[in-house]
Parts: sequence; C1' cells; structure tokens
RNA sequence: UGGCGUGUAACUCAAUGGGCAGAGUAGCGGAUUCUUGAUCCGAAGGUUGUGGGUUCAACUCCCACCGCGCCAACCA
Repeated sequence: UGGCGUGUAACUCAAUGGGCAGAGUAGCGGAUUCUUGAUCCGAAGGUUGUGGGUUCAACUCCCACCGCGCCAACCA
C1' cells in the first nucleotide's frame, strides 16, 4: 500500500432477498432464606463506529473515513 472480514445495551451475541431494535450474563428492585448464595419474578439499560447518499421507510443497500482482526505485497 492492496484485498477480505468485522464494529449493535457495561460484557458476549442475535435481528439477513429494507418494514416495531432483541436475548443471555452483569448491575438494580422484589419474592424466598436467620444471613449469604442458589432459584424465581420485575423494571431499567441503545445516536446500531463516524459522516453523507438512496428510499415512504435503513442494523440491513451505496460512498467516504475511523478502530480491530486475517491475508498479500513492499522494505530490511
């Protein structure tokens, strides 16, 4: 420098031929328990990496940029 992949809740990941953004874990509240843990219930938690474009509508399609990973090239 080029190619490919990837970026979504605090963490790990779903959501796919465009149509309501979800789950598990953690944390919080409650039940149970002498207490803790375990178990069960509940609520909360999001600028879907950034900026544009297309569309009635974008996590999803297009462009540029940024971070990370892999491969190749270059150099020594």

This is a predicted structure of a 76-nucleotide RNA (transfer RNA) from a Burkholderiales bacterium. RNAcentral holds the sequence, with entries from ENA. Model confidence (mean pLDDT): 81 of 100. Its Rfam family is "tRNA". Rfam describes the family as follows. Transfer RNA (tRNA) molecules are approximately 80 nucleotides in length. Taxonomically the source falls in Burkholderiales (Bacteria, Pseudomonadati, Pseudomonadota, Betaproteobacteria).